RNA sequence: UGCGUCUUCACAGCGCCUGACCUCGCAACGCGAGGCGACGAGGAAGAGGGAGUAUCGAAAUGUUCGGCGGAUGCCCUCUCGGCCGCUCACGGUCGUGACAGGAUGGAUGAAAGCUCAGAAGCGAUUCUGGGGACAGAGACCAUUUUGAAGUGAGUG
Numbered sequence: 001u002g003c004g005u006c007u008u009c010a011c012a013g014c015g016c017c018u019g020a021c022c023u024c025g026c027a028a029c030g031c032g033a034g035g036c037g038a039c040g041a042g043g044a045a046g047a048g049g050g051a052g053u054a055u056c057g058a059a060a061u062g063u064u065c066g067g068c069g070g071a072u073g074c075c076c077u078c079u080c081g082g083c084c085g086c087u088c089a090c091g092g093u094c095g096u097g098a099c100a101g102g103a104u105g106g107a108u109g110a111a112a113g114c115u116c117a118g119a120a121g122c123g124a125u126u127c128u129g130g131g132g133a134c135a136g137a138g139a140c141c142a143u144u145u146u147g148a149a150g151u152g153a154g155u156g
Base pairs, nucleotide, nucleotide: 014069015068016067017066019065021035022034023033024032025031026030039057040056041055045079046078047077048076049075050074080095081094082093083092084091085155086154087153088152089151090150099147100146101145102144103143104142105141106140114131115130116129117128118127119126120125
């Protein structure tokens, strides 16, 4: 360094269920036992606090309903770090790919749904595999444009 096996942790559009809905059973206007309850993409310097419908599209148009909790988003403070030639302080702006905004182009680029099978279940339903598609946002790259690229001391 590679391969194989095992274990643990993490993986937060994530988890949960007291409503509704669905299934099964029964001594049946109810009770009991179950099922369902968001498809991926994107998103984290560390700590604390705050607010609360925290980005994007896909499917569907009858539950991806309703509710609760949480959350990488937002705001504030502190710390650490990058940049503004170097050091320190302050200020600004960002977060290790470490200025911001706009325009154009490029590259990257999904899962479910669908379909074909298999497995579990009386069932609702769940799980697995094969097949073939289809996004948008963000970040990135190139060109271009606008703004910023500081102050003080020391120093090259």
A computed fold for a 156-nucleotide RNA from an Actinomycetes bacterium, annotated as glmS glucosamine-6-phosphate activated ribozyme aptamer. The coordinates come from a structure-prediction model, not an experiment, and the mean pLDDT is 78. Its Rfam family is "glmS glucosamine-6-phosphate activated ribozyme aptamer". By type it is a riboswitch. From the family's description: This entry contains a glucosamine-6-phosphate activated ribozyme that is found in the mRNA for GlmS. GlmS is an enzyme that uses fructose-6-phosphate and glutamine to generate glucosamine-6-phosphate. The organism belongs to Actinomycetes, within Bacteria. It was read from a public genome assembly, where an Rfam model found it.